The RNA shown here (Bacterial RNase P class A) has 454 nucleotides and comes from an Acidobacteriota bacterium. Lineage of the source: Bacteria > Pseudomonadati > Acidobacteriota. The prediction has a mean pLDDT of 75. It matches the Rfam family "Bacterial RNase P class A". A reference for the family is Beauregard et al. (2013), "Identification and characterization of small RNAs in Yersinia pestis", RNA Biol.
RNA sequence: GCAGCAAGCCAGACGGCCGCUGGCGCGAAAGCGCUGGAGGAAAGUCCGAACUCCGCAGGGCAGUGCGCCGGGUAACGCCCGGUCAGGGCAACCUGAAGGACAGUGGCACAGAAAACAUACCGCCAAGGAAAAGGGGGACGGGAGCCCUUUUUGAUCGGUUCCCGAAAAAAGGGCUCCCGUCCCCCUUUUCCCGGUAAGGGUGAAAAGGUGCGGUAAAAGCGCACCGCGCCGGCCGUAAGGUCGGUGGCAGGCAAAACCCCGCACGGAGCAAGACCAAAUAGGGAGGCACCCGACGUAAGUCGGAACGGAUGGCCCAUCCGAAGCCUCCGGGUCGGUCGCUUGACCUCGCCAGCGAUGACGAGGCCAGAGGAAUGGUCGUCACCUACCGUCGCGCGAGCCCGCGAGGGCGAGCGCGAAGGUGGGAACAGAAUUCGGCUUACGGCUUGCUGCGAUC
Numbered sequence: 001g002c003a004g005c006a007a008g009c010c011a012g013a014c015g016g017c018c019g020c021u022g023g024c025g026c027g028a029a030a031g032c033g034c035u036g037g038a039g040g041a042a043a044g045u046c047c048g049a050a051c052u053c054c055g056c057a058g059g060g061c062a063g064u065g066c067g068c069c070g071g072g073u074a075a076c077g078c079c080c081g082g083u084c085a086g087g088g089c090a091a092c093c094u095g096a097a098g099g100a101c102a103g104u105g106g107c108a109c110a111g112a113a114a115a116c117a118u119a120c121c122g123c124c125a126a127g128g129a130a131a132a133g134g135g136g137g138a139c140g141g142g143a144g145c146c147c148u149u150u151u152u153g154a155u156c157g158g159u160u161c162c163c164g165a166a167a168a169a170a171g172g173g174c175u176c177c178c179g180u181c182c183c184c185c186u187u188u189u190c191c192c193g194g195u196a197a198g199g200g201u202g203a204a205a206a207g208g209u210g211c212g213g214u215a216a217a218a219g220c221g222c223a224c225c226g227c228g229c230c231g232g233c234c235g236u237a238a239g240g241u242c243g244g245u246g247g248c249a250g251g252c253a254a255a256a257c258c259c260c261g262c263a264c265g266g267a268g269c270a271a272g273a274c275c276a277a278a279u280a281g282g283g284a285g286g287c288a289c290c291c292g293a294c295g296u297a298a299g300u301c302g303g304a305a306c307g308g309a310u311g312g313c314c315c316a317u318c319c320g321a322a323g324c325c326u327c328c329g330g331g332u333c334g335g336u337c338g339c340u341u342g343a344c345c346u347c348g349c350c351a352g353c354g355a356u357g358a359c360g361a362g363g364c365c366a367g368a369g370g371a372a373u374g375g376u377c378g379u380c381a382c383c384u385a386c387c388g389u390c391g392c393g394c395g396a397g398c399c400c401g402c403g404a405g406g407g408c409g410a411g412c413g414c415g416a417a418g419g420u421g422g423g424a425a426c427a428g429a430a431u432u433c434g435g436c437u438u439a440c441g442g443c444u445u446g447c448u449g450c451g452a453u454c
Stems, first nucleotide, its partner, number of pairs: 001450010012380007020037007039426001043437002046435005051268004058315004063264005068082005083097001084095004098259002103257002106252002120199002122195003127191026155165004207225006226248001227246008272337004282328006290303005306320004344363005350357002382423006389416006397408004
């Protein structure tokens, strides 16, 4: 200097004039004086409560929410700390984080095959069969050559007893050709078979890497990792770590239904309370038939049934005949309260990693009611662009010098004060708090990575 990560703070201040409003005081009143008057999100209406009402708010089913461990809190689906998993080089971030062996359902397409699973391409050929080629061997036949023995009627040469050639016969050997058989090797094909290593498909395919081994392969064996089981140590725990042992295995997904654990009455300030007034104490419908006890009777008590009782259903409980419930119609839609002292705020100190809590001191900080908290002017503060000035740093290039080094210096960056101009986000309380989520301007601090310089 660039790129990121995490956290905190602010959300203007002062003055004049005019206007609105809460409280207090003065005043017969009009009015006057003093003092206070929108947010960090007031938004969303998503959670949790306080408070009010439902005469009770019990049990169960269904339903809803949460779902690793420990802590905080009035409580929570929130917050803090940690564990594990995933992402990132990292600072850090995210997690709908119990269960797939209770069951049901799903994994499109592609692929051979998607979970009681396979063989498309490929690899092998141990078994069987066939073909081709090559080699070897055996046999048979043929040919050629060589050797040995015998013979020589005829022929040739030498020589003349004969010898050699040649011919014939027999035997043997070598070579070649053909055929048959056998053996071996190589290659190919088929049948049967082996394989899941390699390749392909896919988000995912019978743990991963390597070595050995095999016909080719495979935890088939071995080493390491992973997984199951057993145990030691550390930790409150989730878990971590170490050791032993076993070749051990068929996935993903419950943010599908579901199973398991825990929690949960409802409605909401338009809740609700009171005063005053008015109308039409209007109309219609429904609701104890019955049984028992006491009593002269009227009646009282209990049961059953019916109706109703602030989520649905069942049980329980309670209310119900001058009474309750439902519907239609009519009147009032006036006033007071609820209404702001709070699980409140600020500061200090202690405990704690922290969320937070205890103690002490100080403070009162909107309460409108169709809905106030405003308008305008000025100054300052904040952010930003430009202008020149000053200071610091870097410094292309130029000059001087033998050199060390020195001088000038365009331009760039940072900072300071000044001048001119511009900007100032998201957005308005409505019973009140604790959270989450979303929108958004400015400043500060710490940390991570990269680059350059000293």